[in-house]
The RNA shown here (c-di-AMP riboswitch aptamer (ydaO/yuaA leader)) has 132 nucleotides and comes from Micromonospora tulbaghiae. The coordinates come from a structure-prediction model, not an experiment, and the mean pLDDT is 76. It matches the Rfam family "c-di-AMP riboswitch aptamer (ydaO/yuaA leader)". About the family: This family represents a conserved RNA structure found upstream of the ydaO and yuaA genes in Bacillus subtilis and related genes in other bacteria.

C1' cells in the first nucleotide's frame, strides 16, 4: 500500500417494528404505528369429497417427482419527487389448531430482523413542484 474479517459510533435503506419514562439491567409502562378476533346491516349459502384460517411481497405453473431447476402473481433497489419504460435483486419463513365473511362497542397480540456507506444503468421519457 492492497484485500478480507470483527467490534463501536455516525449516516442511509427495506420493514408496522420508532419515540419517551422507569428499572433490581432480566425487563416493565406509555405514546405512535401494524395486525388479529368480534354485532346489526350487507354479502354468501344444493349435496358429497378435499379441513380451514392468519402474518408477510413471498403465490401459482411446468420439468423433475427426495433434493432441486426454470418461469410467474407480487415486492424492493437504481434517474432529488411522482408515473410509465428500462435494469438489477427478492419471490422466504412462521403461527392458530378443526375455529374465524364483513363488522360499531369491546377484546387480544406485535413493535423483530436484515443490508449498505460506493465507480454504479451517478438509467430513458413525461409530469407537476421549488428557486431565480
Nucleotide at each position: 500500500g492492497c484485500g478480507g474479517u470483527g467490534c463501536c459510533g455516525c449516516c442511509g435503506c427495506c420493514c408496522a417494528a420508532u419515540c419517551g419514562c422507569c428499572c433490581g439491567c432480566g425487563g416493565g409502562c406509555g405514546a405512535g404505528c401494524c395486525g388479529g378476533g368480534g354485532a346489526a346491516c350487507c354479502a354468501g349459502g344444493u349435496a358429497c369429497a378435499u379441513g380451514g384460517g392468519g402474518u408477510g411481497a413471498a403465490u401459482c405453473c411446468g420439468c423433475a417427482a427426495c433434493a432441486g431447476c426454470g418461469g410467474u402473481a407480487g415486492g424492493g433497489g437504481c434517474c432529488a419527487c411522482u408515473u410509465c419504460c428500462g435494469u438489477c435483486c427478492c419471490g422466504a419463513a412462521c403461527c392458530c389448531g378443526u375455529c374465524a365473511g364483513c363488522u360499531a362497542a369491546c377484546c387480544c397480540g406485535g413493535u423483530c430482523g436484515g443490508c449498505g456507506g460506493c465507480c454504479g444503468a451517478c438509467g430513458g421519457a413525461a409530469g407537476g413542484g421549488a428557486a431565480c